RNAcentral holds the sequence, with entries from ENA. The RNA shown here (transfer RNA) has 72 nucleotides and comes from Mucinivorans sp. Its Rfam family is "tRNA".
[in-house]
RNA sequence: GGCUGCUUAGUUCAAGGGAUAGAACGGAAGUUUCCUAAACUUCAGAUUCGCGUUCGAGUCUCGGAGCGGCUA
Numbered sequence: 001g002g003c004u005g006c007u008u009a010g011u012u013c014a015a016g017g018g019a020u021a022g023a024a025c026g027g028a029a030g031u032u033u034c035c036u037a038a039a040c041u042u043c044a045g046a047u048u049c050g051c052g053u054u055c056g057a058g059u060c061u062c063g064g065a066g067c068g069g070c071u072a
Stems, first nucleotide, its partner, number of pairs: 001071007010025004018055001027043005048064003052060001
């Protein structure tokens, strides 16, 4: 250089064109307790960037970035 895979919450993962993008762990607050832990309740928090297709894009197209694999 060529081909190819991946990128969603702090972390690990769902969502195969249509709901308010969900779950677990983690974080915060509260209840409980003499205190802590545990348990329970509540809350905050994400689609790598740009263009396009579509009534509608996390999902499809093209390009960029980052990380990985194969190959000369």